[in-house]
RNA sequence: CGAGUUGGCCAGACAGUUGCCGCGUACGCAAGUACGGGGAGGAAAGUCCGGGCUUCAAAGAGCAGGGUACCAGGUAACGCCUGGGCGGUGUGAACCGACGACAAGUGCAACAGAGAGGAAACCGCCAUUUUGGCUUCGGCUAAAGUGGUAAGGGUGAAAGGGUGCGGUAAGAGCGCACCGUGCGGCUAGCAAUAGUCCGUAGCAAGGUAAACUCUACCCGAAGCAAGACCAAAUAGGGUCCCGUAUGGCGCUGCUCGCGUUGGGACCGGGUAGGUCGCUUGAGCCUGUGAGCGAUUGCAGGCCUAGAUGAAUAACUGUCCUCGACAGGACCCGGCUUAUCGGCCAACUCACCUC
Numbered sequence: 001c002g003a004g005u006u007g008g009c010c011a012g013a014c015a016g017u018u019g020c021c022g023c024g025u026a027c028g029c030a031a032g033u034a035c036g037g038g039g040a041g042g043a044a045a046g047u048c049c050g051g052g053c054u055u056c057a058a059a060g061a062g063c064a065g066g067g068u069a070c071c072a073g074g075u076a077a078c079g080c081c082u083g084g085g086c087g088g089u090g091u092g093a094a095c096c097g098a099c100g101a102c103a104a105g106u107g108c109a110a111c112a113g114a115g116a117g118g119a120a121a122c123c124g125c126c127a128u129u130u131u132g133g134c135u136u137c138g139g140c141u142a143a144a145g146u147g148g149u150a151a152g153g154g155u156g157a158a159a160g161g162g163u164g165c166g167g168u169a170a171g172a173g174c175g176c177a178c179c180g181u182g183c184g185g186c187u188a189g190c191a192a193u194a195g196u197c198c199g200u201a202g203c204a205a206g207g208u209a210a211a212c213u214c215u216a217c218c219c220g221a222a223g224c225a226a227g228a229c230c231a232a233a234u235a236g237g238g239u240c241c242c243g244u245a246u247g248g249c250g251c252u253g254c255u256c257g258c259g260u261u262g263g264g265a266c267c268g269g270g271u272a273g274g275u276c277g278c279u280u281g282a283g284c285c286u287g288u289g290a291g292c293g294a295u296u297g298c299a300g301g302c303c304u305a306g307a308u309g310a311a312u313a314a315c316u317g318u319c320c321u322c323g324a325c326a327g328g329a330c331c332c333g334g335c336u337u338a339u340c341g342g343c344c345a346a347c348u349c350a351c352c353u354c
Base pairs, nucleotide, nucleotide: 002349003348004347005346006345007344008343009342010341012319013318014317015316016315017314018313020039021038023036024035025034026033027032041325045336046335048334049333050332051331052330053223054222055221056220065219066218067217068216069215070084071083072082073081074080085099086097087096088095089094100214101213105212106211107208108207122153123152124149125148126147127146128145129144130143131142132141133140134139161179162178163177164176165175166174180203181201182200183199184198185197186195187194188193227276228275229274230273237267238266239265240264241263242262247261248260249259250258251257283302284301285300286299287298288297289296290295320323
């Protein structure tokens, strides 16, 4: 200097004017007024996981159903995070991971192929029998049959370890060496797991669980339109007392008319409407201790939207590199997705210079 990897941070700046939604103080019967202070995000999003909270349900255990799946740790909890192991990708920094079990049982594998399972003889190779042909009479050769053979060819996504030597009629872990693999031990590690280690087995139980299934662990249901409280009316219910139709009550003050059956007290439920739930919280910042880290202990400081037709906006000026994705609606921890551009730190690779 160029190209990258990982982690963290910012998300136009400043000033003025006019508005909108909460809060505090003062004044006011109230409506409101004045002053002060606050007012979206890194994802507020998707609503995919986990928890708090609320109501309902609920002895315990089991079945069903759903979920998770290498090991250890973190956490309120998780399918999240951190560290580690294993496998894969990359020259590398690093990144990726449906990473339990097919040696319990059942099932599945199109097409091709002889054969798709503790399998198979299509071609080939080898032996042998019969028949034919040739012959230098030793044999050679062709066809058919019988048997051996998984080395070679061919089919397929996949055909029962690999290379080499020996061996054999030809072959074959048939034997041996090396490599690989299974099992047991030893060592290291909390563990997953690992090894120039030791022993053992000629090598099996081919693949598939994103097939049923099995194993281990976890899970009650619904959600703030949850739920709690107050509580209009010519609504409606109950108990008690009073009253009985030329009456009473309602429309309507009166007459008529129409409808209805009354009046009073008390009680509980509850619609409209209102209030709460609602933002002080697994909270944030700073310092410090523990830990590789996720995270956590202690001390000090801070209060930082809370609406319900639902605010956070509009305009003006100056400047610049001319500004992306996008807006709360009970709260919090994650994941995923969208995003103009910029800054910082650590690390990697290539080239150049010293």

This is a predicted structure of a 354-nucleotide RNA (Bacterial RNase P class A) from Shewanella polaris. The gene name in the source record is rnpB. RNAcentral holds the sequence, with entries from ENA. It matches the Rfam family "Bacterial RNase P class A". Rfam describes the family as follows. Ribonuclease P (RNase P) is a ubiquitous endoribonuclease, found in archaea, bacteria and eukarya as well as chloroplasts and mitochondria.